Description: The RNA shown here (transfer RNA) has 76 nucleotides and comes from Psychrobacter sp. L7. Its Rfam family is "tRNA". Rfam classes the family as a transfer RNA. NCBI's taxonomy places the organism under Bacteria, Gammaproteobacteria, Moraxellales, Moraxellaceae, Psychrobacter. The coordinates come from a structure-prediction model, not an experiment, and the mean pLDDT is 82. The RNAcentral record of the sequence draws on ENA.
RNA sequence: GUGCCUAUAGCUCAGCGGUUAGAGCAGAGAACUCAUAAUUCUUUGGUCGUAGGUUCAAGUCCUGCUAGGCGCACCA
Numbered sequence: 001g002u003g004c005c006u007a008u009a010g011c012u013c014a015g016c017g018g019u020u021a022g023a024g025c026a027g028a029g030a031a032c033u034c035a036u037a038a039u040u041c042u043u044u045g046g047u048c049g050u051a052g053g054u055u056c057a058a059g060u061c062c063u064g065c066u067a068g069g070c071g072c073a074c075c076a
Base pairs, nucleotide, nucleotide: 001072002071003070004069005068006067007066010025011024012023013022018056026044027043028042029041030040031039049065050064051063052062053061
């Protein structure tokens, strides 16, 4: 230099172009308990990496950029 893959909650990940973006773990509160743990209930938490484009409508499709990963090439 070039090709491919990945980027969604604090972490691990789902998410046919169309309802309010979800699950598990985690955090907070409550119940239970003499108390703690476990368990149960409720709840918090998101500019969907970033800038544009297409579309009536984009997390999803297209392009650039950024970051990470894998490969190829170059470099003696």